Context: one part of a larger RNA
RNA sequence: UUGGGCGUAAAGGAUAUGUAGGUGGAAAAUUAGUUAAUACUUCAAAAUCAAAAUUUAUCAUUUGAAAAUAUACUAGAAUAAUUUUCUUGAGUCUGGUAAGAAGUUUACGGAAUUUCAAAUGUAGCGGUAAAAUGUUUUAAUAUUUGAAGGAACCUCAAUAGCGAAGGCAGUAAUCUAAGUCAGCACUGACACUAAGGUAUGAAAGCAUAGGGAGCAAAAGGGAUUAGAUACCCCUGUAGUCUAUGCCCUCAACGAUGGAUGUUAUUUUUUGGAUUAAUUCAGAGAAGAAAUUAACAUGUUAAACAUCCCGCCUGGGAAUUACAAUCGCAAGAUUAGAACUC
Numbered sequence: 001u002u003g004g005g006c007g008u009a010a011a012g013g014a015u016a017u018g019u020a021g022g023u024g025g026a027a028a029a030u031u032a033g034u035u036a037a038u039a040c041u042u043c044a045a046a047a048u049c050a051a052a053a054u055u056u057a058u059c060a061u062u063u064g065a066a067a068a069u070a071u072a073c074u075a076g077a078a079u080a081a082u083u084u085u086c087u088u089g090a091g092u093c094u095g096g097u098a099a100g101a102a103g104u105u106u107a108c109g110g111a112a113u114u115u116c117a118a119a120u121g122u123a124g125c126g127g128u129a130a131a132a133u134g135u136u137u138u139a140a141u142a143u144u145u146g147a148a149g150g151a152a153c154c155u156c157a158a159u160a161g162c163g164a165a166g167g168c169a170g171u172a173a174u175c176u177a178a179g180u181c182a183g184c185a186c187u188g189a190c191a192c193u194a195a196g197g198u199a200u201g202a203a204a205g206c207a208u209a210g211g212g213a214g215c216a217a218a219a220g221g222g223a224u225u226a227g228a229u230a231c232c233c234c235u236g237u238a239g240u241c242u243a244u245g246c247c248c249u250c251a252a253c254g255a256u257g258g259a260u261g262u263u264a265u266u267u268u269u270u271g272g273a274u275u276a277a278u279u280c281a282g283a284g285a286a287g288a289a290a291u292u293a294a295c296a297u298g299u300u301a302a303a304c305a306u307c308c309c310g311c312c313u314g315g316g317a318a319u320u321a322c323a324a325u326c327g328c329a330a331g332a333u334u335a336g337a338a339c340u341c
Stems, first nucleotide, its partner, number of pairs: 004312003007295002012309001014200004021193003025086008038072002042068001048065005089190001090187003093183004102176002105173004109153001114148007124135002161168002205246006214240002219235004257308006265286009290297002314341003323334004
């Protein structure tokens, strides 16, 4: 490079947005070159295909064909540009004041843990398979009352809902966003995808300033054990929380990129519309056709098709080296080769 692929074998980018680029709805007119077919011309041999004769059979030999190039011409298509028009794609508008853990900021709430103070009360408490470390006559544990402080929000709760993904759950208010349904009023292809770019991006980690109840890497001690740098127990610091700024990774998973159209049903469920039948948009289960190596997928496709992007090419070496970019650092991104099987 060609062909083939990417749920589980290598392979879908963490997610969105959007620039270039690629692709792109219906009708008409004009212009432009292009394409198929036909005719004609040109074109070394070998190779390829077919036939002939020869040969035991090939090879070799002979004949023909095809592939390739240029020109001319025809009809009807497709494509592009320009102009005009359309409404189905796309968007806007109106209504629902309907549903939602979608986001931001602020305030408030009760239960529980812990600590402190006081009261009652007396010898244990705690912990385990069993113990011990630990704690307690300076009065613990337990019970009662009060106070402080931090973090998380029982039930409702669902196989449910919302969000682009990460993710989102006490209550109330505040500011903001998205989708959906109905109407079919408006614009009139304004669309799809998206290299670079930009923004967001769990946890851990980093910086500064706060905060620190519980939990708990590290660390200390007690056990267990042949040992025990572990599992179990008693302590316990970073951290976990808040604000601001970094980091940019993951089994960031549906291990399944996005968009559009087409292709049986049955059933559960969320939100609308409708008197109802039903229908639209989601979330699940079973399953026909079809697909698949199988497992399985199956209108939420891994089916049938079109367009665009990303990625793969035996295992290891290698989530590596070097270099570059980014970062305070930790490190991240991009990314080989020798060698080896």

Predicted 3D model of a 341-nucleotide part of an RNA (small-subunit ribosomal RNA, central domain) from Paludicola aquanigra. Rfam family: Bacterial small subunit ribosomal RNA. Gene Ontology terms of the family: ribosome and structural constituent of ribosome. The organism belongs to Paludicola, within Eukaryota.